């Protein structure tokens, strides 16, 4: 250089083009312990890498950046 795949809460990760973008997990708060882990019962935390297009309606479909990973020359 070609081709292909991933980028979504601190971390792993779901989410047919359509309801207010979800879980564990970690964190914060109470509980409950002499304290601390379990556990229990709330809560907070997202411009869905970035920009431009389709579309009534996009994480989601297209194009281009950009980061990563693999593969081939």
């Nucleotide at each position: 250089g070609c081709g292909c795949c991933c980028a979504u809460a601190g971390c792993u990760c779901a989410a047919c083009g359509g309801a207010u973008a979800g879980a564990g997990c970690a964190u914060u708060u109470g509980g409950c312990u002499u304290c601390g882990g379990a556990c229990c019962a709330a809560g907070g935390g997202g411009u869905u890498g970035g920009g431009g297009g389709u579309u009534c309606g996009a994480g989601u479909c297209c194009u281009c950046c950009u980061g990563g990973g693999c593969g081939c020359g």

A computed fold for a 73-nucleotide RNA from a Candidatus Omnitrophota bacterium, annotated as transfer RNA.
The organism belongs to Candidatus Omnitrophota, within Bacteria.
It matches the Rfam family "tRNA". The family's RNA type in Rfam is transfer RNA.
Its mean pLDDT, the model's own confidence on a scale to 100, is 80.